[in-house]
Context: one part of a larger RNA
Order: sequence, then C1' cells, then structure tokens
RNA sequence: UUGGGCGUAAAGGGCGCGCAGGCGGCCGGAUAAGUCUGGUGUUUAAGACCGCAGCUCAACUGUGGUAAUGCGCUGGAAACUGUCGGGCUAGAGUGCAGGAGGGGGAGCUGGAAUUCCAGGUGUAGGGGUGAAAUCUGUAGAGAUCUGGAAGAACACCGGUGGCGAAGGCGAGCUCCUGGCCAUGGACUGACGCUGAGGCGCGAAAGCGUGGGGAGCAAACAGGAUUAGAUACCCUGGUAGUCCACGCUGUAAACGAUGUACACUAGGUGUCGGUGCUGAUGCAUCGGUGCCGUAGCAAACGCGUUAAGUGUACCGCCUGGGGAGUAUGCCGGCAACGGUGAAACUC
Repeated sequence: UUGGGCGUAAAGGGCGCGCAGGCGGCCGGAUAAGUCUGGUGUUUAAGACCGCAGCUCAACUGUGGUAAUGCGCUGGAAACUGUCGGGCUAGAGUGCAGGAGGGGGAGCUGGAAUUCCAGGUGUAGGGGUGAAAUCUGUAGAGAUCUGGAAGAACACCGGUGGCGAAGGCGAGCUCCUGGCCAUGGACUGACGCUGAGGCGCGAAAGCGUGGGGAGCAAACAGGAUUAGAUACCCUGGUAGUCCACGCUGUAAACGAUGUACACUAGGUGUCGGUGCUGAUGCAUCGGUGCCGUAGCAAACGCGUUAAGUGUACCGCCUGGGGAGUAUGCCGGCAACGGUGAAACUC
C1' cells in the first nucleotide's frame, strides 16, 4: 500500500533475444467502442436532505417532495483514444560505394623463459632466510657450453587506448563468422519502444568421462617462528590450473547507477570517420576520459556518457536480528542453486 522510493541509507533482474501484455510519428477521410451530452425508464421500503403535520415541546412518528450514484433504452457531438481504409518520411530498417577493432570459432606456425633428459668443461659447495633449518651435492651438484623433450603463457608495442549485450577478449598467419561508425544518394513506409512468463549466453571455483601435466599450487608432509602457531616465512607436494565433450548457473556478475527516446551552458584530452582548409587548425558525426553551467542531491557528489527536465515499459524496496534459515515445490550426478516464511526478540 490510490503514498514515497531504488549510485553510497532497504531497493536495478549478471547479460541478451523475445511470445503475450502495456505504450506508440505526421496528414486528411469514415466510424462511434471508449469519451462528452439531451430525453426517458429504473435505482423497494426505511434512513439521509427540504417543506408541512401529530403527540403541550423535543426525541419520536406521519405525509409530500428534491436529490445523489449506477445501469438499461433512445437521440446527438467528433477534439482526444480505439477501429477501418488512403497517403507521407522526420522514427525504424534494407541495399550500394568506404573504414577501425585483443568481437567470436577453427587450423597452422614462432621466439623468449621454465623444468627435465643426454653429453662436454669444471670443483665444493648450492639453495633458502630477518637469521636458520628441512632440502640438494664428491655416486660430481650449483655455474657454463652443446643437443634434445614437454607443457603453459605470449615481454616490448600497450595507452586515462580498442572491441563485445554482459561474462569477457592481447604472439603471428590463414579460413569461416557476428556487430559497429561516418558520408552520399537510392529503396521500404511506423515495419517502433518495453517486455511478466519463456529461451539462450554467462568469470572463478566445483562435478562427470577421456586426455595432458612444464611452472604454479588448496589439501597434505617436513623445517622454522612462537607461550602455543592446525598461520604468516622456507623446502617439498596432490587435486586443480591446460585440452575435448557434457553439467553447474553463482560473484563486490560494480558505473554498487534497468532499457529506449526527447530536451537542457561550455572548456579540455583522446580513439575512429567525414568535410573544409591551408600550416595543423576549424566544423561535424560516433565512442571514451577529465573539469564544470543551470538544475539535482542528506551530504559525498552527478552534471549532453545525468544522479538534471520529461515520457513509455519492466524489475525491485517497505525497521534490525531470527534468515537467504525452515518448510513445500522446481532444477542439479553431487556440491548446491531458484523461489522463500513464521514463532520469538530488540
């Protein structure tokens, strides 16, 4: 609970596609469902309101009348909404001529580093720390040179930079593929916005099957530290991290800011394009940052990338704890996820 809100106080769904629904540009025509209006019927009685009357008054009672509201029937109006049909191009979209990009998928290739293996040189240490020790080395380590193997990640470029709806994306080349931007003219002619359910995508960890395993590293073991040290530090080290396929569906999934459109001073940097230019500026479109006007805001701050001014639609909030718990249902192999209370208490 016809209210007020959702950047940080409770509150924007993790993100998209989209059925139903809600909402919807300009011009003229028709219609009359919504809407407005006249007439009429009905809207029991009592009650309420107004007048009159009866109990000595009043309360109370009787009688007459008006009304309000809704509904039905009937006549009218046509601005707005709806409906039907016609037209338009400013919204939206299509195609052509250009452009930028770590957007996605697959395949192939490369160098540095690391570890391991083999061999050469060579001798007593190496490693590690605050200091040490565990560890490693005369069965020849560490160092250095040559050759080989493997897996993972791609220094510099690199940016306050780019791309993507979000999660996210960074070596090079090739193929397949999605989106975006500017300019010009052509075309379609409102085809649009939002979107409960639904469907899809969705970091890391985790799960299943099979592979792979260099480095790193939960668990675990040992060495230290310490009063203790189930830690921080050190030496090791298994899942995992990687690949394929399938599942999970969460997050400080954050800009803690839903999507779309319109309007409301500027300045400055940067990325992509276009047009003028002529010394590198000016104008303009689309992104991405900073500062700031009006305005907003509890303040912090926001400020044409709004948290300003409006419209449309969706999601969500309603004191703290109990509790994202219990229960039921749905999903999942499980882990667990989704939905989601109450008693009680302050």
Annotation
Small-subunit ribosomal RNA, central domain from a metagenome, 346 nucleotides, folded computationally. Its Rfam family is "Bacterial small subunit ribosomal RNA". Its mean pLDDT, the model's own confidence on a scale to 100, is 89. RNAcentral holds the full RNA, with entries from SILVA.